RNA sequence: UUAAUAGCUUGGCAAACCCGUUGAAAAGCGGCGACGCAAAGCCAAGAGGCUAAGGCGAGAGCUAUGCCGGUCGAGCUGCAAUG
Numbered sequence: 001u002u003a004a005u006a007g008c009u010u011g012g013c014a015a016a017c018c019c020g021u022u023g024a025a026a027a028g029c030g031g032c033g034a035c036g037c038a039a040a041g042c043c044a045a046g047a048g049g050c051u052a053a054g055g056c057g058a059g060a061g062c063u064a065u066g067c068c069g070g071u072c073g074a075g076c077u078g079c080a081a082u083g
Stems, first nucleotide, its partner, number of pairs: 004082002007079001012037002018031005035070001041076002046072002048068003054063003
């Protein structure tokens, strides 16, 4: 340096619940808290999922320009150990 394997923990992230706050909602952020995670780091214009304010529609409903990425994959980067 590259690839594979496995993940020791003094370290890292943080689901659900609850509280506050923003938002039409989905959801985001902060606090609390740990179910889990070796990429649960970044990206998101692949697939998938959520919401439907506005728009369309007689209505049922449809629709992302709004989101998720802790659903799968691509790309980029990266910690420690062993070979």